RNA sequence: GCGCCGAUAGUCUAGUGGUAGGACUCCAGUCUGCCACACUGGUGGCCCGGGUUCGAGUCCCGGUCGGCGCA
Numbered sequence: 001g002c003g004c005c006g007a008u009a010g011u012c013u014a015g016u017g018g019u020a021g022g023a024c025u026c027c028a029g030u031c032u033g034c035c036a037c038a039c040u041g042g043u044g045g046c047c048c049g050g051g052u053u054c055g056a057g058u059c060c061c062g063g064u065c066g067g068c069g070c071a
């Protein structure tokens, strides 16, 4: 330098172009003499910039970062 794959919550991880889900964490409540466990509820997220589309996490282009391969 070229090619391929990936980037979603604090962490991990789903997601046919039509409301962004789950687990752990965190917060509150219930329970307990207290803590923990358990149960219930809640907060929090699409790497960046453009394009296509009525509508983009998803498709297209460019960039950044990470991984793999070739030279």
Base pairs, nucleotide, nucleotide: 001070002069003068004067005066006065007064010024011023012022013021018054026042027041028040029039030038047063048062049061050060051059